[in-house]
RNA sequence: CUUCGAUAAUGGCAAACUUGUUGAAAGGCAAGGACGCAAAGCCACGGGUCUAAGGUUCUUUGUCGAAAGAACGAUGAUCGCCGGGUUACCGAA
Numbered sequence: 001c002u003u004c005g006a007u008a009a010u011g012g013c014a015a016a017c018u019u020g021u022u023g024a025a026a027g028g029c030a031a032g033g034a035c036g037c038a039a040a041g042c043c044a045c046g047g048g049u050c051u052a053a054g055g056u057u058c059u060u061u062g063u064c065g066a067a068a069g070a071a072c073g074a075u076g077a078u079c080g081c082c083g084g085g086u087u088a089c090c091g092a093a
Base pairs, nucleotide, nucleotide: 004091005090012037013036017032018031019030020029021028022027035080041086042085043084045083046082047081048078049077050076055072056071057070058069059068060067061066
C1' cells in the first nucleotide's frame, strides 16, 4: 500500500414507532427512540422497487359545461434493495 473483518479497542450511524414540519403522493427534514449496520459515509451511473401531480387514452353519468373511475407513464423518490464509482477509523487471523 492492497485485500480482509476479530468474543479487540476508540468511536460512529440510526430501523420500526411517536411528535412536529414539508410534499399531490411516494418520501424528505428535525426531536425523541434503537431494529440493526465494517462503510447503514457520499454519488441516482446501471438494474429493481415505490408514488403518479401535471399529461395521454378509455369508460360511465350528463344538459352546454363538467364530474367520477380505470389504464399508461417519471421529469419525483429509494444508496438501510442490489450492483458500480468514490472517500475513510482500527489492525487480530